[in-house]
RNAcentral holds the sequence, with entries from MGnify. A computed fold for a 359-nucleotide RNA from a marine sediment metagenome, annotated as Bacterial RNase P class A. It matches the Rfam family "Bacterial RNase P class A". About the family: Ribonuclease P (RNase P) is a ubiquitous endoribonuclease, found in archaea, bacteria and eukarya as well as chloroplasts and mitochondria.

């Protein structure tokens, strides 16, 4: 300096106000009052209610291994791939980001332009033989022969080169007309075994010329998990009108089928009246959250105790403001709405804590 994690995130006075709750009394006192993200609403759950509530098909979601958790896509440790970094010394050892980390020999499909050819896939340029033609040099000798070049034509080839995100597995020897796994040795791929590891993978030995690229945040396959609706849920109380007209024969909280309940109970359409209040709603024994203290674990948790029933907000046109004085480092992001576990974004200042570089 980076990079990652935690913490705090204005405070004390006083004096008006706001909202709950208790206690006294018709005025007063006591004690309490937004966050680490309350925000997104992106998961998982409590709890409500269909509702007696089961199966299968469709839909959806997850996706390396193991372990935590009420659960989960969360949160530990691994591994593996991929990019960086350092450090010893050529080949490992270790750190850090990110991963949508199953399956491409079950199938279907896609791969634009370029390219000779994009997967049962190829020969544009090039390389090599053989013929024919015609140059040109050399040699014998008067016309043939060798060496090169230059067009055509047959044949050979996938090493070179070119496109292109990707082109018949990599390098290096050999052989070949010129090349090829054509042969060989090291790698890499297949298959079958040892070894260590719960596994995911790692090592390793033998064999074995062996290869149909890439893409499932394309359809698809494997495994695994999911009833829907939601606090504007539901639950009492008051009120009120027209227990109104019409259709249907069924109706039950993703579809669909089956079984299962109701039964003239209802469902759908149109029109009218009412529409206020309470409980849910915080006392939170639950998955706690607050101090503290020992065990287990490598960790993420997890167990057992002690403190303490208070130390914990509950509004509904939506509550905490305003004004002096002081201290300070400065005052960002930013305000609960049934409650919890996480993810994500947004953060001025300030403080701890680890790792890495440099000095």
């Nucleotide at each position: 300096a980076g990079c990652a994690g935690g913490c705090c995130g204005g405070g004390u006075a006083a004096u008006c106000g706001c909202c709950g709750u208790c206690c006294c009394u018709a005025g007063g006192g006591g004690c309490g009052g937004a966050g680490g993200a309350a925000a997104g609403u992106c998961c998982g759950g409590g709890c409500u209610c269909c509702a007696u509530a089961g199966a299968a098909c469709a839909u959806g979601a997850u996706g390396c291994c193991g372990g935590g958790u009420a659960a989960c896509a969360c949160c530990c440790g691994g591994g593996u791939g991929u990019a960086u970094c350092g450090c010893c010394c050529a080949g490992g050892c270790g750190g850090u980001a990110c991963g949508a980390c199953a399956g491409a020999c079950a199938g279907u499909g896609c791969c634009a332009c370029a390219g000779a050819a994009a997967a049962c896939a190829u020969a544009c340029c090039g390389c090599c033989c053989u013929g024919c033609a015609c140059c040109a040099a050399u040699u014998c000798u008067u016309g043939a022969a060798u060496u090169g070049g230059u067009g055509c034509a047959g044949g050979g080839u996938a090493a070179g080169g070119g496109u292109g995100a990707a082109a018949a597995g990599g390098c290096g020897a050999g052989g070949u007309a010129a090349g090829a796994g054509c042969u060989c040795a090291c790698c890499g791929g297949c298959g079958c075994g040892c070894u260590g590891g719960u596994a995911a993978c790692a090592g390793u030995g033998c064999g074995u010329g062996c290869a149909g690229g890439g893409u499932a945040a394309a359809c698809c396959u494997c495994a695994u998990c999911a009833g829907g609706a939601g606090c504007a849920a539901a639950a009492c109380c008051a009120a009120g009108u027209a227990u109104g007209c019409a259709g249907c024969a069924g109706g039950g909280u993703u579809g669909u089928u089956c079984g299962c309940c109701c039964a003239a109970u209802g469902c759908u359409g149109c029109g009218g009246g009412u529409a206020g209040g309470u409980u849910g709603c915080a006392c939170g024994g639950a998955a706690u959250u607050c101090g503290g203290a020992c065990c287990g674990g490598a960790a993420a948790c997890g167990g057992u105790c002690c403190g303490g029933c208070g130390a914990a907000a509950g509004a509904u046109a939506g509550a905490u403001g305003a004004u002096u004085a002081c201290c300070c480092u400065a005052g960002a992001c930013a305000g609960a709405a049934c409650c919890c576990g996480g993810c994500u974004u947004a953060c001025a200042g300030g403080c701890c804590u680890g790792c890495u570089c440099u000095a």